Model confidence (mean pLDDT): 80 of 100. The RNA shown here (transfer RNA) has 84 nucleotides and comes from an uncultured Bacilli bacterium.

């Protein structure tokens, strides 16, 4: 230099014919249980703002297609593998 694959919350990892993003698990927080803890069980858990329950934003970045994009197309960045 060329080719292929990948990039999603704090972490791993789903979402595939383009149609509610974050299922599930871990972690964290609160509670139950206990003399206390561990284990177990229950609940909550993306971000920002504020008038505190509403608004806005959020799939590496910038554009495009579309009524609608994590998903399709182009460019760029990063990671992994392959060829030379």
């Nucleotide at each position: 230099g060329c080719c292929u694959g990948c990039g999603u919350g704090g972490u791993g990892g789903a979402a595939u014919u383009g149609g509610u993003a974050g299922a599930c698990a871990c972690g964290u927080u609160g509670g139950a249980c206990u003399c206390a803890a561990a284990a177990u069980c229950c609940a909550a858990u993306g971000g920002u703002a504020c008038u505190u329950g509403u608004a806005c934003c959020g799939u590496g970045c910038c554009g495009g297609u579309u009524c609608a994009a994590g998903u399709c197309c182009g460019g760029c960045c990063g990671c992994a593998g392959g060829c030379a």
It was read from a public genome assembly. Rfam family: tRNA. It is annotated as a transfer RNA.